[in-house]
RNA sequence: UCGCCAGACAGCCGCUGCCGGUCGCAAGACCGGGGGAGGAAAGUCCGGGCUCCAUAGGGCAGGAUGCCGGCUAACGGCCGGGCGCCGCGAGGCGACGGAAAGUGCAACAGAGAGCUGAACCGCCGAUGGCGUCCAGACAGGGAUCUCGAUCCCUCGGGACAGCCCGACGUCAGUCGGGUGACGCCGUGCGUGCAAGCGCACGGGGCACAGGCAAGGGUGAAAAGGUGCGGUAAGAGCGCACCGCGGACGUGGCGACACGGACGGCAGGGUAAACCCCAUCCGGAGCAAGACCAAAUAGGCAGGCGUUGAGGCGGCCCGUUGAGCCUGCGGGUAGGUUGCUGGAGCGCCGUGGCAACGCGGCGCCUAGAGGAAUGGCUGUCGGCGCAAUGUUCCGCAAGGAGCGGCGCGUUACAGAACCCGGCUUACCGGCGAACUU
RNA sequence: UGGGGGAUCGUCUAGUGGUAGGACUGCGGACUCUGACUCCGCCAGCCCAGGUUCGAAUCCUGGUCCCCCAGCCA
Repeated sequence: UCGCCAGACAGCCGCUGCCGGUCGCAAGACCGGGGGAGGAAAGUCCGGGCUCCAUAGGGCAGGAUGCCGGCUAACGGCCGGGCGCCGCGAGGCGACGGAAAGUGCAACAGAGAGCUGAACCGCCGAUGGCGUCCAGACAGGGAUCUCGAUCCCUCGGGACAGCCCGACGUCAGUCGGGUGACGCCGUGCGUGCAAGCGCACGGGGCACAGGCAAGGGUGAAAAGGUGCGGUAAGAGCGCACCGCGGACGUGGCGACACGGACGGCAGGGUAAACCCCAUCCGGAGCAAGACCAAAUAGGCAGGCGUUGAGGCGGCCCGUUGAGCCUGCGGGUAGGUUGCUGGAGCGCCGUGGCAACGCGGCGCCUAGAGGAAUGGCUGUCGGCGCAAUGUUCCGCAAGGAGCGGCGCGUUACAGAACCCGGCUUACCGGCGAACUU
Repeated sequence: UGGGGGAUCGUCUAGUGGUAGGACUGCGGACUCUGACUCCGCCAGCCCAGGUUCGAAUCCUGGUCCCCCAGCCA
């Protein structure tokens, strides 16, 4: 993993159908014979038969199923295969169509959460930039003089320009917010009596604009992975391998697999959210339905109805065509049938990897209806515990095996029209194949 | 036997994917001489198991328990 069993025998006492006999007017009683639960009879989760409704019709709505092929009366089942995951393996598991048809959802955290992006920490700053004005209380530095006052600069402040972001707007623009960053060093030139100022070039600094998507951080999820190159720093930016994509070729009925080239990546998650696509589905159920018998108040009230009630479940069409629904009241709750011979079971042969199909022979295997199929005792089994005995290994402690007084236990569970499945419950035992 | 519905604190109930809420009861405290009323606070729950999802009381699957309806004349 697959298949099978579900204690055995005997005695006694019962239960329920059938057959036969005896008794009895009958109802029935007694005697004898023979039959009498399951692998799940369960849950009622699917599917079918059967019966009634119209031979079950058309459409919408609704429901179910969902990799591929086969089996079947049918199925959401089974068999074989593909793919994915797990296992060292034999094997196991999988609601496994579609997210580039559309809509929706994603709390909290996070800078950013659904569109093409986001800058919190961080890296860089290649390129561009580091400008102007105002006020000086306090602090620092300097200058002047009448020696405690004046002035200048630094620096922290404010404003404007500039730059960035957001809203409105076609643009222009307006409004709001943010930012607002070196009086550096060297050389040369110009100017000036000089201190200095200006310009150019080179070097450094700042982290201002901006660049980055590598690293950190948040999250379930942040738009390929690893490595090398590359760069200011980075990045499929370039390359190699892997992954991915749509075509192509080959193999296969198919799911799909393999192959080389191409594309620098197009794509987030969720369909057990709505939905889309494909396939299937009419409804009710043996208290279905049919027949016999008994009984009486086939009554009363309200509502609907030939402008169509009801059959028909949600609606429309179609069909049929006169009753229907609710409440109150009355009677009766007896029998027969459907009912068990069937997609039946066993063996053999045969086709198929298998599920399963076909053929032959044999067999009959519960049909009750408040509902039978049970109880007790004994013997032998199975399983658990185990007094005690014994064998082997060992120096010992101890370990392994065999037998076993006795005690306990012997599951889950109970047909209700039938069948095929699934799922769930279950003390245990047996057999076969394979793996470690 | 067949068909239908349901399960959320002890009780009655709300919640249809994003921290399970309310009322009554119970317990503690305040008020009062005491009790009741009133006020404040606390305890306590999604029937069970598995799955889908980032996330399940809610969606899906299986199980457990409970409730309701159904004869004929008709």
This is a predicted complex of two RNAs, RNase P RNA and transfer RNA, with 510 nucleotides together. Its mean pLDDT, the model's own confidence on a scale to 100, is 75. Rfam match: Bacterial RNase P class A. The family's RNA type in Rfam is ribozyme.